[in-house]
Source information:
This is a predicted structure of a 107-nucleotide RNA (FMN riboswitch aptamer (RFN element)) from a mouse gut metagenome.

RNA sequence: UCUUCAGGGCAGGGUGGAAUUCCCGAUCGGCGGUACAGUCCGCAAGCGCGCAAGCGCAGGAACCGGUGUGACUCCGGUACCGACAGUAUAGUCUGGAUGGAAGAAGA
Numbered sequence: 001u002c003u004u005c006a007g008g009g010c011a012g013g014g015u016g017g018a019a020u021u022c023c024c025g026a027u028c029g030g031c032g033g034u035a036c037a038g039u040c041c042g043c044a045a046g047c048g049c050g051c052a053a054g055c056g057c058a059g060g061a062a063c064c065g066g067u068g069u070g071a072c073u074c075c076g077g078u079a080c081c082g083a084c085a086g087u088a089u090a091g092u093c094u095g096g097a098u099g100g101a102a103g104a105a106g107a
Base pairs, nucleotide, nucleotide: 001107002106003105004104005103012024013023014022026092027091028082029081030043031042032041033040038080039079046057047056048055049054062078063077064076065075066074084095085094086093
């Protein structure tokens, strides 16, 4: 420098004129670091400014016990969290996105 890759998820039921959005219940977990992490540290996706490099803003959450030299990461238990726009109030539907990207692999 080029190429390729780079996100998962409401079964069943209740109310209602209408909800995968409310209620019961179900279910999912990006990337790097570190003793193996959605909840530790850092980053990405959004918005604004800028020719660009980049800068700024927004955006969530964990404790207890055990093992161990070492774990907020493993094992056991019980909790909790989830951008923006649309729509009966959405982590899970639809849309921006046949996009972008933390990064990974290869030449």
The sequence is in RNAcentral, with records from MGnify.